Molecule: Bacterial RNase P class A
Organism: Syntrophobacteraceae bacterium
RNA sequence: GGAGCAGGACAGAUGGUCGCGCGGAUUUCGCGAGGAAUCCGGGAGGAAAGUCCGGGCUCCGCAGGGCAGGAUGCUGGGUAACGCCCAGUCUCGGCGACGAGGAGGAAAGCGCAACAGAAAGCAGACCGCCCCGCCACGGCGGGGUAAGGGUGAAACGGUGAGGUAAGAGCUCACCAGUCCCGGUGGUGACAUCGGGAGCUAGGCAAACCCCAUCCGGAGCAAGACCGAAUAGGAGAGCGUUUGAGGGCUGCCCGUCCGAGCUCUCGGGUUGGUUGCUAGAGCCCCACGGCAACGGGGGGUCCAGAGGAAUGACCAUCGCCUCUCGCCGUCCAUGGACGGCCGAGGGAUACAGAACCCGGCUUAUGACCUGCUCCAGAU
Numbered sequence: 001g002g003a004g005c006a007g008g009a010c011a012g013a014u015g016g017u018c019g020c021g022c023g024g025a026u027u028u029c030g031c032g033a034g035g036a037a038u039c040c041g042g043g044a045g046g047a048a049a050g051u052c053c054g055g056g057c058u059c060c061g062c063a064g065g066g067c068a069g070g071a072u073g074c075u076g077g078g079u080a081a082c083g084c085c086c087a088g089u090c091u092c093g094g095c096g097a098c099g100a101g102g103a104g105g106a107a108a109g110c111g112c113a114a115c116a117g118a119a120a121g122c123a124g125a126c127c128g129c130c131c132c133g134c135c136a137c138g139g140c141g142g143g144g145u146a147a148g149g150g151u152g153a154a155a156c157g158g159u160g161a162g163g164u165a166a167g168a169g170c171u172c173a174c175c176a177g178u179c180c181c182g183g184u185g186g187u188g189a190c191a192u193c194g195g196g197a198g199c200u201a202g203g204c205a206a207a208c209c210c211c212a213u214c215c216g217g218a219g220c221a222a223g224a225c226c227g228a229a230u231a232g233g234a235g236a237g238c239g240u241u242u243g244a245g246g247g248c249u250g251c252c253c254g255u256c257c258g259a260g261c262u263c264u265c266g267g268g269u270u271g272g273u274u275g276c277u278a279g280a281g282c283c284c285c286a287c288g289g290c291a292a293c294g295g296g297g298g299g300u301c302c303a304g305a306g307g308a309a310u311g312a313c314c315a316u317c318g319c320c321u322c323u324c325g326c327c328g329u330c331c332a333u334g335g336a337c338g339g340c341c342g343a344g345g346g347a348u349a350c351a352g353a354a355c356c357c358g359g360c361u362u363a364u365g366a367c368c369u370g371c372u373c374c375a376g377a378u
Stems, first nucleotide, its partner, number of pairs: 001374008010365001012317007020043001022041008045350001049361002052359005057219004064253004069215005074088005089103001090101004104210002109208001111204002126149002128145007157175006176200002178197008223274004233265006245257004281300005287294002318348001320346005325340007
């Protein structure tokens, strides 16, 4: 100097003029509900986005059982909880800092894999090798074989020796894998070491599936209250303890409520208040813990709109960037770097609460810190 990896915090500031919404105080108008004026205090985010997970809260359900369905899937912790976070193990990618993970089971079953190839789960003989018989340059038939060659991403362990008619784990040595028995370390996932067995048992489960664990439903358009209006309308079916209809997720069982319910046609209402912001809240300190985080002490109140407020204009400054000017350093005649309360221009991202909170994912501007690799110089 270049190229990367990981983490952190910020999201412009100040002043003026006008305006909007909430809370409070004072004054004033009003029978009241409430209105007006002035002053004070606060008024979008790190993602408010996606609606992907988990909850708080509300309603349904006296409480259930089974099946179906869905989710998670290495170990140990954290948390209200989670599919999230922390630490680790293993596998894969990267020279590396690091990153990703779909991480139980393929010997429970059932399956999938184009083409090529004889054959792709217990397979198989295309070329070949060996033996026997026939024929007699050539070749044909039977038997054995899977070591050599071919096809393929992959051919059902590898290398070497022995053995064989020729071969083959057929036998042996070494190695790899699998299984069994042990040692050491670790809470554990696992790591490592030793012994035994010729056992050789590809891939895919983010294929169906098996195993383990977990899961009521619906959702603020949930709910609650007030007010108002209409035609306490018309018809049909079933039923009143011989139980219509409804609830418990989708089904079944079981159980509970129950005197009116269901369907068709037609009419009225579509208003207001609340839920609605004091919370698993935020900030600081010390302690424990590798950490996530925990309890302890102290401080603090930081939107609540309702078709939708948090804005508009002006000025100055700041961050970033470009050009020019001045000064300094280095190289050497034109560049590089640094400085300037020097000048001018440009630019200042992604984007807007709607019941609330914990996460994940995605979008994005300018920075800071640590680490890795490469090249050069000293």